RNA sequence: GCCCUUAUCGUCUAACGGUUUAGGACGCAAGGUUUUCAACCUUGAAAUCGGAGUUCGAUUCUCCGUAGGGGUA
Numbered sequence: 001g002c003c004c005u006u007a008u009c010g011u012c013u014a015a016c017g018g019u020u021u022a023g024g025a026c027g028c029a030a031g032g033u034u035u036u037c038a039a040c041c042u043u044g045a046a047a048u049c050g051g052a053g054u055u056c057g058a059u060u061c062u063c064c065g066u067a068g069g070g071g072u073a
Base pairs, nucleotide, nucleotide: 001072002071003070004069005068006067007066010026011025012024013023018056028044029043030042031041032040049065050064051063052062053061
């Protein structure tokens, strides 16, 4: 260089092109419980790598780029 592949809350991980106001677990914050802590219960905040395109509608499909992984001479 070429080919393949991956990118979603702080971390891990779901989501037939339309039930999504993107869900769950851990973590975090607040409250409850407790003499206190832990555990437990309730509630809350928190994410689609960037840009174009297709479409009535894109996390999802296409192209270009960025970053990671693998293959190839």
Molecule: transfer RNA
Organism: Cyclobacteriaceae bacterium